[in-house]
RNA sequence: GAAGUGGCUCGGAUGGUCGCGCUGUGUUUGAUAACACAGGGAGGAAAGUCCGGGCUGCAUAGAGUAGAAUGCUGGAUAACGUCCAGUGGGGGAAACCCUAGGAAAGUGCCACAGAGACUAGACCGCCAUGUGUUCGCACAAGGUAAGGGUGAAAGGGUGCGGUAAGAGCGCACCGCUUGGUUUGGUGACAAACCAAGGCUUAGGUAAACCCCAUUCGCAGCAAGACCAAAUAGGGAGUCGUUAAGCGCUGCUCGCGCGUGGCUUCGGGUAGGUUGCUUGAGGCUGCUGGUAACAGUUGCCCAGAUGAAUGAUCAUCGCCUUAGCAAUAGGGUACAGAACCCGGCUUAUAGAGCCACUUCGCAA
Numbered sequence: 001g002a003a004g005u006g007g008c009u010c011g012g013a014u015g016g017u018c019g020c021g022c023u024g025u026g027u028u029u030g031a032u033a034a035c036a037c038a039g040g041g042a043g044g045a046a047a048g049u050c051c052g053g054g055c056u057g058c059a060u061a062g063a064g065u066a067g068a069a070u071g072c073u074g075g076a077u078a079a080c081g082u083c084c085a086g087u088g089g090g091g092g093a094a095a096c097c098c099u100a101g102g103a104a105a106g107u108g109c110c111a112c113a114g115a116g117a118c119u120a121g122a123c124c125g126c127c128a129u130g131u132g133u134u135c136g137c138a139c140a141a142g143g144u145a146a147g148g149g150u151g152a153a154a155g156g157g158u159g160c161g162g163u164a165a166g167a168g169c170g171c172a173c174c175g176c177u178u179g180g181u182u183u184g185g186u187g188a189c190a191a192a193c194c195a196a197g198g199c200u201u202a203g204g205u206a207a208a209c210c211c212c213a214u215u216c217g218c219a220g221c222a223a224g225a226c227c228a229a230a231u232a233g234g235g236a237g238u239c240g241u242u243a244a245g246c247g248c249u250g251c252u253c254g255c256g257c258g259u260g261g262c263u264u265c266g267g268g269u270a271g272g273u274u275g276c277u278u279g280a281g282g283c284u285g286c287u288g289g290u291a292a293c294a295g296u297u298g299c300c301c302a303g304a305u306g307a308a309u310g311a312u313c314a315u316c317g318c319c320u321u322a323g324c325a326a327u328a329g330g331g332u333a334c335a336g337a338a339c340c341c342g343g344c345u346u347a348u349a350g351a352g353c354c355a356c357u358u359c360g361c362a363a
Base pairs, nucleotide, nucleotide: 001359002358003357004356005355006354007353008352009351010350012316013315014314015313016312017311018310020041022039023038024037025036026035027034028033043334047345048344050343051342052341053340054339055220056219057218058217067216068215069214070213071212072086073085074084075083076082087100088099089098090097091096101211102210106209107208108205109204110203123148124147125144126143127142129140130139131138132137156174157173158172159171160170161169175199176197177196178195179194180193181192182191183190184189224274225273226272227271234265235264236263237262238261239260240259245257246256247255248254281300282299283298285296286295287294288293317332318331319330320329321328322327
């Protein structure tokens, strides 16, 4: 210098003017409230709402079934499908990346091609036998998995022997499978050794059913709690009476039910308050730990609800177009909290930094 791998940070700056909502203090006001001053006021993803937890209400003796999720080992954590450290397998020259129970419990599926896709398989080829022969070979009935061909996949590999030709048919070495022992490791597992098997226990698919193990009550801040108008309706008390009625009774009075006014109680609606932001919180230093993380010192802190966090001007920065230049024009990503927190995933103009790998050049 080139090509790459893994990770981290920032993601416009400064000033003026005019505004918005929150908190505190002060002044004024009967009160609502108004004004003044001070403080702090969006993100790395606030997003998707995918996973986990806190919190809240309801449910809940215990166990099982159904259903769902997860799935190598150990650890971290409030918890997780997250993270860290490892193990096995796969990819890459490497840095590094991807992946993970069981296919030897059972069932299902595997297009096309191909003779054959599972109790494997004779299409070509090879081979001895028989018959015919124009002596090139053809036909018949067989043997054969060495070689060719098809396919993602065709039943260990190499060599020697063997054979008519062949074949784990026999043998040697390598590989594989199964079982065991020892050693190392918390463990997944690894290494070495021993024995058995000619290797027919052939392959893929479990995001097909299924099996095994573990975990899981349901709903969600529109949860939940409190205060509480008007109107309508309900309970209680009291006053009055026929001004709707009905009964005791044929009539009058009276009484009862009711009815009208007033007072009061409780439920509930509108509305308001709370939940609400100091939390498993963030940053920094130190200590422990390989690390995730834990402990601790100091500092920091949005809370709206017709939903604040803005608008505009100037200067500078960055990108881009034109230009020799001065300069001029245009642009400046993704995106906007709503109960809170831990993750994952997705979007993101541009800028910067660190570590590592391979190659080239120079000393």

A computed fold for a 363-nucleotide RNA from Ghiorsea sp., annotated as Bacterial RNase P class A.
It matches the Rfam family "Bacterial RNase P class A". From the family's description: Ribonuclease P (RNase P) is a ubiquitous endoribonuclease, found in archaea, bacteria and eukarya as well as chloroplasts and mitochondria. It is annotated as a ribozyme.
It was read from a public genome assembly, where an Rfam model found it.